The RNA shown here (c-di-GMP-I-GGC riboswitch aptamer) has 86 nucleotides and comes from Sulfurovum sp.
[in-house]
RNA sequence: AAUGCCAAAGCCAAACCUGCCGAAAGGCAGGGACGGAAAGCCACGGAUCUUCCCUUGUCCAAAGAAAGACCGCCGGGUUGCCAGAA
Numbered sequence: 001a002a003u004g005c006c007a008a009a010g011c012c013a014a015a016c017c018u019g020c021c022g023a024a025a026g027g028c029a030g031g032g033a034c035g036g037a038a039a040g041c042c043a044c045g046g047a048u049c050u051u052c053c054c055u056u057g058u059c060c061a062a063a064g065a066a067a068g069a070c071c072g073c074c075g076g077g078u079u080g081c082c083a084g085a086a
Base pairs, nucleotide, nucleotide: 003083004082006084011036012035016031017030018029019028020027021026034072040078041077042076044075045074046073048069049068050067051066054064055063056062
């Protein structure tokens, strides 16, 4: 450097429940483990999700624009623990 089935040290924590925050998607904390070798970090590309505000629409529906969410969807960037077996 590559690789990593099963192990080992340590790590993270889905669903769900409770509390708080947010208009929402969702986030944070505690509990809890389905899983994870980057399930560490970065919204950079795509996908997906949301619609307080803005535009068209008399209104509604709908569409657009914009803003936001998600890194445990895929790709990319970057850093990194372990090393018994093959």

Background
It matches the Rfam family "c-di-GMP-I-GGC riboswitch aptamer". Its family is annotated with cyclic-di-GMP binding in the Gene Ontology.